[in-house]
RNA sequence: AUCCAAUAAAAGCAAACCCGGUGAAAGCCGGCGGCGCAAAGCCAUGGGUCUACCGUCACAGGAUGUGACCAGGACCGCCAGGCCGCUGAA
Repeated sequence: AUCCAAUAAAAGCAAACCCGGUGAAAGCCGGCGGCGCAAAGCCAUGGGUCUACCGUCACAGGAUGUGACCAGGACCGCCAGGCCGCUGAA
């Protein structure tokens, strides 16, 4: 230094619920909380998942209705890949 990862030490992150904000929604932000996490740090590049305002199409129809599709919106606490990083028993 690399692999690796302990009922080690130090530090760290924070699921669900609830409250507030934001957004069309998914979600995100703050508070509370602590399920978990050795990358649960960062990057949507590949796969996957979620959402569907707009748009397209279909149907209906005397006026913005219903349905389907769609990411350019999200999720890195789904997997892979990339970048960076604390500690050091075996």
A computed fold for a 90-nucleotide RNA from an uncultured Bacteroidota bacterium, annotated as c-di-GMP-I riboswitch aptamer. Its mean pLDDT, the model's own confidence on a scale to 100, is 87. The model forms 100% of the base pairs in the Rfam consensus. Its Rfam family is "c-di-GMP-I riboswitch aptamer". About the family: GEMM was predicted in a large-scale screen for bacterial structured RNA regulatory elements. Rfam links the family to the GO term cyclic-di-GMP binding.